[in-house]
RNA sequence: UAAUUAGUUUUAUAGGGUUCCGCAGUUUCAUUGAAAACUGGUCUGGUCCGAGAUAAAACGUACAGAUGAGCUGUAUACACGGAAGGACAAAAGCCUGGGAGAU
Numbered sequence: 001u002a003a004u005u006a007g008u009u010u011u012a013u014a015g016g017g018u019u020c021c022g023c024a025g026u027u028u029c030a031u032u033g034a035a036a037a038c039u040g041g042u043c044u045g046g047u048c049c050g051a052g053a054u055a056a057a058a059c060g061u062a063c064a065g066a067u068g069a070g071c072u073g074u075a076u077a078c079a080c081g082g083a084a085g086g087a088c089a090a091a092a093g094c095c096u097g098g099g100a101g102a103u
Base pairs, nucleotide, nucleotide: 007059008058009057010056011055012054015049016048020046021045022043023040024039025038026037027036028035060076061075062074063073064072065071078098080101084096085095086094
């Protein structure tokens, strides 16, 4: 300098905004119902999005043992990180990205 590799999925969370629900306000109809429209995420929330550098589990993989009709054990390390842009309703530790950089 170049190449290869650092696995996949699910669930939960940090976090995120505002399609839907809820909540609050205003207005309309009406007194039979608490219905409809608009505004508000600088509304705690539910649905929703959601981490390479968060967690857990399952599978996979590597090595070793065993051969009891198909099993057991160990390992799966490390990881500081902009700005700008993109998608979905919109935003974000999402994607670009184990990027640009830094050590």